[in-house]
């Protein structure tokens, strides 16, 4: 110097993890469109749809120097006329200039412009080619001698509505024709023969210039032929008849060819995708992306197509022609009805469709195009200009200073905070804007020409003047707060948000993002390694064909030589131009313009270079394949003979009642003799032990003996051939079982079907029968979890260990299993029998669902295989592995769980809760265990929170302010009372001392506020209840794993215990468990009154009280065990936790309480608050829980007698004593209590009565009569006494409580309390049992283990019919289009051919004719058109069928646990439905036992 500059992700399946896999997001882009907003300016750009239709105007004409006649003005020359004349007029010849509109001839209208139907083609890109043409242009060479006849225009004239036509007649040329001349050109093998022209125009002339004819080169164009590349469908597989070919021959074309004809042959084209069907203009480019690639093909520039649709020619150098012409058809338009016209896919512009796309503008001044000599003319090419934020660049809406941090929103913890230097306010600027002034380049070397335009662009003035929106704020994803709402309104790209404290909705401030824009919808790459060539996969997520042989392809061992195809390199020439890219330059920068260079590839030549490596020829080798030749194992097939066990049926003989079947049963057989059992006969299937992760085969699959026939595989030898070989789309074989066809056969089992059972139901599981099959022949079906869910084939990569074969034994090799290394997997797991490391070669696989369904095709007797979609639909479906829960899984183990016992409940009456019903109100709460004699340790008023009426409004309570008044007690009116009035008595305390002030307290006023048992326990705090006084729960640090997590805390024993011991990839630690704390038991010190003895001035021995010690620890003994520990003994009050009690891990139930208190928020404010009578909370067809009495003789009842402990008492206990039958009452001692006192304990024992009854049982309920509390006992207390005497004689299905001082049974007491509803609650004693074999069940729990489609965790999940809306689709008698083939009919115009029927100027001929021409019929050959059939294809279609999708339908429970019958895959039968049942096969079954085989000791 040169190349290289180049790659990021997230969200979302789960309770959490890893993976597989859609879906969704951030990026760039556009001929774009919608919604809000809009300042300038430059440069691009603009019907993507209906190739629909089209009103107007213009888009292609020039040329008089090719030509005639014409006008118009002049000139002249003749003549005429009027005028004295200058002059002027008219006529006819000539001449000149000029020339509209038209004629005649030339060139152009084949360019320029549009568009994108058609078209999968040599169309179109690229590279080549030979058999071709070619006006204008450029260059060469050589020519232009003589003639002739029309004929448009024009004139008469005629026809028409018109458009236009028609007879006659006159004329001109660079128009047209003939002769001559001819070669370097054409034919042609040659000889030969053919073939031209305008002495034209300008110009006074000659030069000159512009023309014509022939021939050759050139440039530039064009036609034509190859090779390569160019979408998508095999549910298009065969297609073709001029088709393929012809070294036959003609014709035709510029030119080669079946281009076309005749003949001949029977070719040709296709798995490398013909044919057919759908789509599309191709390319340069473009947009994307690291790239490879995808996707696109406006603007701009090459190429093709096309011109209202279809066909056809015709002039011409060039067209089958956009602004020609014929003809046919649709459409529109004139029309006198006869007839005519027309073609915007040109610019402009209208309608129309449609989300959507511009002016009926200026100039030919520039640049280009046509004609002309030229001047010049034409030009909707182009040059400008308008509209449009359509896209890109640019520039702007002010700068600096400026805190009283102003108002004001806005939040707020009420302190403040932010919008914020942000504004006002000074100061400064003038890009932009207004206005004036100057004023371009663009023009092509002199002159003259500017649409753009008074524009760019300078200059002055003026003034902060004229300028700022859109979209977001839950995550992705930068950027939150309040308020409004309350699964509504509504937002959503994907997850998702919203049910009353929404950063996800509206709105608001405040923020963040872009900015004259910004969001949205569309569509394309990108991300997506999600089609994977770079650069995916296939045991189990989606995926290996059921296997095999085997064609075509695809790879293919080892040597030698020769080639030089691939491969490498060099150079040539090509890929236009623009674009990208790189250096530059011009518009002030930037878009944009413009110079100049360039890689990379592709393609085509031409040399080379090295034979390395694929290839191709020739030759070798033998290690792969293959054959020989000796062994050998085998349920390997096919055929055929033979066998004995056992079940069924038949006879026949003994017997005699049942058999037979089941979880229990029936239904079935049976006395007409079964089952049983001897003994004989038929059948027909299948082959017991030997049997085994043993053999064998390609796979299904293959099992008694023998016999024949036949594949195929391993070891060994190294004889033989020399890569002969792998793999194999297509194809062919074979292929379990079901099941079909057609014969047979027919014991056993058995779908289907009958009957019994079970059950709500049972179309099933269990029973009893039993068809079809099952068995054989022949034939068809071709599927299976056809599975090792693993495709064949080669090589290589640690071992260690069982069987099989070969083998004498080892060793090898060959199979087949298991552990395993490295290494691979997502993990599980694979692992020389890979799922490892490579190579070839096939199939197959791209969310789930619809669906392996629907159409089609093929195969099939048929059932059905095979292939195999789409539309809608969801945000997943899915593999593995985790950690929990669960299981009608397992193991071990606890518990009054169960058994074993006692006593009950559930029946009765009462009491009391609750639910229901009633009620003005019957106040609220609590609801499975864990509500329900529970808040409530006590509702008559109060309580109180409920209802009715009556009231007052700062309130019944609480601070602050001002006036008054001390408080306070009393009387007495009206009222139910609240309330209101009226009267009295009273002055208090502190500073001060005169007044006055203050404190507390009452009254009165405004106002801030009080207040609420209003509401939410799902906003909370606290406190409780449970699961459970179960043995768990958890952490640090280290290992393990990819991760969630594991380990530790499994495991072997042991414990009431995660209690302790061993051991262990763990070591320790917490919180629980134990113990520390209290109460009872036994002693001992110490102290004693009110206790206790006592002989009573006392006294500690007891018993008692209360303090303080002490004992109990497997501590000793014996046994067993490594140990921890257990059993069992001694002693002891007391023995292995002595007995009880307090104490409740980590957590579950959104358990319970807002009415116990606390408190967010909403809510009410003359009331949801507050006071006050009354009433309710107590209600009563009924059900429920929970106590309490009983039902009776273990007993009721009468007398008599005896023995506790706990606790309470001053607005209290309350004795003795007197009254009363009694409740109770009156008087009254003691006692703030080891003293007084409630306080007679009862049950028990003694006596006696009752004698099994609705009773001397049992008391309810009901009358009367009286006590007590209390302002008040009526709704609505207790309590005495009389009397009354109800149900009830031990309880249905079902269920509770208890393991010893326990149950069960007996009284005392105490809180709350004026009194009580007390039988309830909590405590105390007293008397005082029975059983426990055990752990199989039933509940709950604890650990481990398995399974799982649960995770809200079984109250879990979930399947299908059915009915209801909706939505896509299939099928359908048919039905309307479109569109392809096929035949046949008709047959426009046109060419081309033929006729010669009409006409006919040039040549020839003297003529008569010939020649040539036209025009007529006529043939071929066709558009359209008709007629028959046929393929494919959108549409609709009565009705049918399935799918799918919808918060709370129906009926079952198939699946998930052993899912309660394991479950799945094939097949066939059946049933409302999942399904069910056979037959065959998987394990993707748990659980239990055995074999094998491995690890380790």
């Nucleotide at each position: 110097u040169u190349u290289u500059u180049g790659g990021a992700g997230a969200g979302u399946u789960u309770g959490a993890u890893c993976c597989u896999g859609g879906c969704u997001c951030a990026g760039g882009a556009u001929g774009a469109a919608c919604g809000c907003u809009g300042g300038c300016g430059g440069u691009g750009u603009g019907c993507u749809u209906a190739a629909c239709a089209c009103a107007u105007g213009c888009a292609a004409g020039u040329c008089g120097u090719a030509c005639g006649a014409g006008g118009u003005u002049c000139g002249u020359g003749u003549g005429g006329g009027a005028g004295u004349a200058a002059u002027u007029u008219c006529a006819c010849g000539u001449g000149a200039a000029c020339u509209g509109c038209a004629g005649u001839g030339g060139c152009g209208g084949a360019c320029g412009g549009g568009u994108g139907c058609g078209u999968a083609a040599c169309g179109c890109g690229u590279a080549a080619g030979a058999a071709c043409u070619u006006a204008c242009c450029u260059u060469u060479u050589g020519g232009a001698g003589g003639g002739g006849g029309a004929u448009a225009a024009c004139a008469u004239u005629g026809g028409g509505a018109a458009a236009c036509c028609g007879c006659u007649g006159c004329u001109a040329a660079u128009a047209c024709c003939c002769c001559a001349u001819a070669a370097u050109g054409c034919u042609g093998a040659g000889g030969a023969g053919c073939u031209a022209a305008a002495c034209g125009g300008u110009g006074a002339a000659c030069a000159a210039c512009c023309g014509c004819c022939a021939a050759g080169a050139g440039a530039g164009a064009g036609g034509c032929u190859u090779g390569c590349g160019u979408c998508u469908g095999a549910u298009u597989a065969g297609c073709u008849a001029g088709u393929u070919g012809g070294u036959g021959g003609a014709g035709g074309u510029a030119a080669u060819g079946g281009c076309u004809c005749c003949c001949c042959a029977a070719g040709g084209c296709g798995a490398c995708g013909a044919u057919c069907a759908g789509u599309a203009g191709c390319u340069g480019g473009u947009c994307u992306g690291a790239g490879a690639g995808g996707a696109u093909g406006a603007u701009c520039a090459g190429c093709c197509a096309c011109a209202c649709u279809g066909g056809g020619a015709c002039u011409g150098a060039g067209a089958c022609a956009c602004g020609g012409c014929c003809c046919a058809g649709a459409c529109u338009c004139c029309u006198a009805c006869g007839g005519g016209a027309g073609g915007c896919a040109g610019c402009a512009g209208u309608g129309a469709g449609g989300a959507a796309u511009u002016u009926u503008c200026c100039g030919c001044a520039a640049u280009g195009g046509g004609c002309g000599a030229a001047a010049g003319c034409c030009u909707g090419a182009c040059g400008g200009a308008g509209c449009a934020a359509u896209a890109c660049c640019g520039c702007g809406u002010g700068a600096a200073g400026g805190a009283a941090g102003a108002a004001g929103g806005c939040c707020c913890g009420u302190g403040g905070g932010u919008c914020g230097u942000a504004a006002a306010c000074u100061u400064c600027u003038u890009u932009u804007c207004u206005c004036a002034g100057a004023g371009a380049a663009g023009a092509a070397g002199a002159u003259c020409u500017g649409a753009c335009g008074g524009u760019a662009u300078c200059u002055g003035a003026g003034g902060a003047a004229u300028a700022a929106g859109c979209g977001c704020c839950g995550g992705c994803u930068a950027a939150g707060u309040c308020u409004g709402u309350g699964c509504c309104a509504g937002c959503a790209g994907c997850c998702g948000c919203g049910g009353u404290a929404a950063u996800a909705c509206a709105g608001a401030c405040g923020g963040c993002g872009c900015a004259a824009g910004c969001g949205u919808u569309a569509u394309c790459c990108g991300g997506a390694a999600u089609g994977a060539u770079u650069g995916g996969g296939c045991g189990u997520a989606a995926a290996g064909c059921g296997u095999c042989u085997g064609u075509a392809g695809g790879u293919g061992g080892u040597u030698u030589c020769c080639g030089a195809a691939g491969u490498c390199u060099a150079c040539u020439g090509u890929c236009a131009a623009a674009u990208c890219c790189c250096a530059g330059g011009g518009c002030u920068c930037a878009a944009c313009c413009u110079u100049g260079g360039a890689c990379a590839g592709g393609c085509a030549g031409u040399g080379g270079a090295g034979a390395a490596c694929u290839c191709g020829g020739a030759g070798g080798c033998u290690a792969g394949a293959g054959u020989a030749c000796g062994g050998u194992a085998g349920g390997g097939g096919u055929a055929g003979a033979g066998g004995g066990a056992a079940u069924u049926c038949c006879c026949g003989g003994u017997g005699a009642a049942g058999c037979a079947g089941u979880g229990a049963a029936a239904u079935g057989c049976a006395c007409a003799g079964a089952g049983a059992u001897c003994g004989g006969g038929a059948a027909g299937a299948a082959c017991a032990c030997c049997a085994g992760u043993g053999g064998c085969g390609a796979a299904g699959g293959c099992g008694c003996u023998c016999u024949a026939c036949u594949a195929g595989g391993c070891c060994g030898u190294g004889a033989c051939u020399g890569a002969c070989a792998c793999u194999g789309a297509g194809a062919g074989a074979c292929g379990a079982u079901a099941g079909c066809u057609a014969g047979g056969g027919g014991a056993g089992c058995g779908a289907a079907u009958a009957g019994g059972a079970u059950u709500a139901g049972a179309u099933a599981c269990c029973c009893u029968a039993g068809u079809a099959g099952u068995c054989c022949u022949a034939g068809c079906c071709g599927u299976a979890a056809a599975c090792g869910a693993u495709g064949g084939a080669u090589a290589c990569u640690a071992a260690g260990u069982g069987c099989u074969g070969u083998c004498a034994a080892a060793a090898a090799c060959a199979g087949u299993g298991c552990u395993g290394u490295a290494g691979c997997u997502a993990a599980c797991g694979c692992g020389u029998u890979a799922a490892g490391u490579a190579u070839c070669c096939c199939g197959c696989c791209u969310g789930g669902g619809g669906a392996g369904u629907a159409u089609g095709c093929u195969c099939g007797c048929a059932a059905g295989a095979g292939u195999g979609a789409a539309a809608c639909u969801c945000a997943a479906a899915g593999g593995a592995a985790u950690u929990g829960a669960c299981g009608g899984g397992g193991a071990u183990c606890c518990g009054c769980a169960c058994a074993a016992g006692c006593a009950g409940u559930g029946g009765a009456u009462u009491a009391u809760g609750c639910g229901g019903u009633u009620u003005a109100a019957u106040u609220c709460g609590a609801u499975g265990c864990a509500a329900c004699g529970c808040g409530a340790a006590g509702a008559a008023c109060c309580u109180u929170a409920c209802c009715a009426g009556g009231g007052a409004u700062u309130g019944a309570c609480a601070u602050g302010c001002c006036g008054a008044g001390a408080a306070u007690u009393c009387u007495u009116c009206a009222g139910a009372g609240a309330u209101g009035g009226a009267g009295a008595a009273g002055u208090g305390c502190c500073u001060g001392c005169g007044a006055a002030g203050g404190a507390a307290c009452u009254c009165g006023g405004a106002c801030a506020c009080a207040g609420g048992u209003g509401g939410u326990g799902c906003a909370u705090g606290g406190c409780u209840g449970u699961c459970g006084u179960c043995a768990g729960c958890u952490c640090g640090u280290a290992c393990c794993g990819u991760a969630a997590g594991g380990c530790g805390u499994a495991g072997a024993g042991u414990u009431a215990a995660g209690u302790c011991u061993c051991g262990c990839a763990a070591c320790g630690a917490g919180c629980g468990c134990a113990a520390c704390c209290c109460u009872c038991g036994u002693c001992u010190c110490u102290a004693g009154u009110u206790g206790c003895c006592a002989u009573c001035a006392g006294g500690g021995a007891c018993u008692c009280u209360a303090g303080a010690g002490a004992g109990a620890c497997u501590g000793c003994c014996g046994g067993u065990g490594c140990a921890a520990g257990c059993c069992g003994g001694a002693g002891g009050a007391a023995g292995g936790a002595g007995a009880g009690g307090a104490u409740g891990a980590c957590g579950u139930c959104a358990a319970g309480u807002c009415a116990g208190c606390a408190u967010g928020c909403c809510c009410c404010u003359u009331a949801c608050g507050u006071c006050c009578u009354g009433g309710g909370c107590u209600a009563c067809a009924c059900g429920c829980g929970u106590a309490a009495u009983a039902c009776a003789a273990u007993g009721g009842c009468c007398g008599a007698g005896a023995c506790a402990a706990u606790c309470g008492g001053a607005a209290g206990c309350g004795a003795c004593c007197u009254c009363g039958c009694g409740a109770g009452a009156g008087c009254a001692a003691g006692c703030g209590a080891a003293u007084c006192u409630g306080u007679c304990a009862a049950a028990c024992u003694c006596g006696g009565c009752c004698u099994c009854a609705g009773u001397u049982c049992g008391g309810a309920u009901u009358g009367c009569a009286g006590g007590c509390u209390g302002c008040a006992a009526c709704u609505c207390g207790c309590c005495u006494g009389c009397a009354u005497g109800a149900a009830g004689c031990c309880g249905g299905a079902a269920u509770u409580g208890c393991u010893a001082g326990u149950a069960a049974u007996c009284g005392c007491c105490a809180g709350u309390c004026a009194g009580c509803u007390a039988u309830a609650u909590g405590g105390c004693g007293g008397u005082g049992a029975a059983u426990a074999c055990g752990u199989u069940c039933c509940c709950g729990g604890a650990u481990c283990u398995u399974g799982u489609a649960c995770a809200c965790a079984c109250c879990g999940c979930c399947c299908g019919u059915c009915a209801c809306a909706c939505c896509a689709c299939g099928g359908g008698a048919g039905c309307u289009g479109g569109u392809u083939c096929u035949g046949c009919c008709c047959u426009a115009a046109a060419u081309c051919g033929u006729u010669a029927c009409u006409c006919u100027a040039a040549c020839c001929g003297c003529a008569a004719g010939g020649g040539g021409g036209a025009g007529g019929a006529c043939g071929c050959c066709u558009a359209a058109g008709g007629c028959a059939g046929u393929g494919c294809u959108c549409g609709u279609g009565a009705c049918c069928a399935g799918g799918g999708u919808g918060a709370a339908g129906u009926c079952g429970u198939a699946a998930c646990a052993a899912g309660g019958u394991a479950u799945c895959c094939c097949u066939a039968c059946u049933g409302g439905a999942a399904g069910g049942u056979g037959g065959g096969g998987a394990u993707g079954g748990a659980u239990c036992a055995c074999c094998u085989c491995c690890u380790u000791c």
This is a predicted structure of a 1497-nucleotide RNA (small-subunit ribosomal RNA) from Bracteacoccus giganteus. The source organism's lineage runs through Eukaryota, Viridiplantae, Sphaeropleales, Bracteacoccaceae and Bracteacoccus. A source record names the gene rrs.